RNA sequence: AUGAUCCCUGCUGGGAGAGAACGGGCCGGUGGACGGCCCGUCGCCGAAGGAGCAACCGCCCCUGGAAACUCUCAGGCCAAAGGACCAGCGGGGGGAUG
Numbered sequence: 001a002u003g004a005u006c007c008c009u010g011c012u013g014g015g016a017g018a019g020a021a022c023g024g025g026c027c028g029g030u031g032g033a034c035g036g037c038c039c040g041u042c043g044c045c046g047a048a049g050g051a052g053c054a055a056c057c058g059c060c061c062c063u064g065g066a067a068a069c070u071c072u073c074a075g076g077c078c079a080a081a082g083g084a085c086c087a088g089c090g091g092g093g094g095g096a097u098g
Stems, first nucleotide, its partner, number of pairs: 006093009019042001021041008043077003049073001050071003056065003
């Protein structure tokens, strides 16, 4: 001096699944229909988060880390919001390589 893989983070784009369920109450509304909220009832989804183990890695042992798998505690089941993960760009860390 060039600054890679990788890690963290910000912005942007993409981004699935599953009852607009049923009953009761309150509110809006003259009433009904409808909508919103709360409670209960089952049914379902997995890709916020969380937990569990597995291949694998580390470790003398003890045991630690660990998934998009599993569980559904949480969350979700019109739309909206959220959304793992992927991509692009920026910032920070780091220091392979020249």